This is a predicted structure of a 117-nucleotide RNA (FMN riboswitch aptamer (RFN element)) from a Lentisphaerota bacterium. The prediction has a mean pLDDT of 79. It was read from a public genome assembly, where an Rfam model found it. Rfam family: FMN riboswitch aptamer (RFN element). Gene Ontology term of the family: FMN binding.

[in-house]
C1' cells in the first nucleotide's frame, strides 16, 4: 500500500380545484418519478444485486426501447417517438404516485478504530 476483522453513520423519488360516477389521488384524461454496482462515456427498460413473494429452507418466482446523430469508445450522450413499475389495503371501483408492513430491513457507500503477512 492492497487485503482480512470490528463499529459507527448514511441508504427512493412521484398527482390535479380536469372528465364520469352512488363511489376513483386506483378507471378515462392530462402530469409527474426513477434505488445500488459494473460496463472504453454518463443507463428505470445492457449485466448483476435490492426491497417483495413463494418454499420443507436446498433453493425458486418477479418490468420495460427502437430509430438516427455523434465519438476511438456510449443498447449510457443529443434528437424522435415509445415502454416499465412488489405485496397487502380500499364503500360497490382496478393504485409506480393514497394507506400500511416501514422510527424496518437492504443492494451498497463514506468513515473510525485495530492487528498481522
Nucleotide at each position: 500500500a492492497a487485503u482480512c476483522g470490528u463499529c459507527u453513520u448514511c441508504a427512493g423519488g412521484g398527482c390535479g380545484a380536469g372528465g364520469u360516477g352512488a363511489a376513483a389521488u386506483u378507471c378515462c384524461c392530462g402530469a409527474c418519478c426513477g434505488g445500488c454496482g459494473g460496463u472504453u462515456a454518463c443507463a428505470g427498460c445492457c449485466c448483476g444485486c435490492g426491497a417483495g413473494c413463494c418454499g420443507a429452507c436446498a433453493g425458486g418466482c418477479a418490468g420495460a426501447c427502437a430509430a438516427g446523430g455523434u465519438g476511438c469508445a456510449a443498447c449510457u450522450c443529443c434528437u424522435u417517438g415509445g415502454c416499465c413499475g412488489a405485496c397487502a389495503g380500499u364503500a360497490a371501483a382496478c393504485a409506480g404516485u393514497c394507506u400500511g408492513g416501514a422510527u424496518g430491513a437492504a443492494a451498497g457507500a463514506a468513515g473510525a478504530c485495530a492487528g498481522g503477512a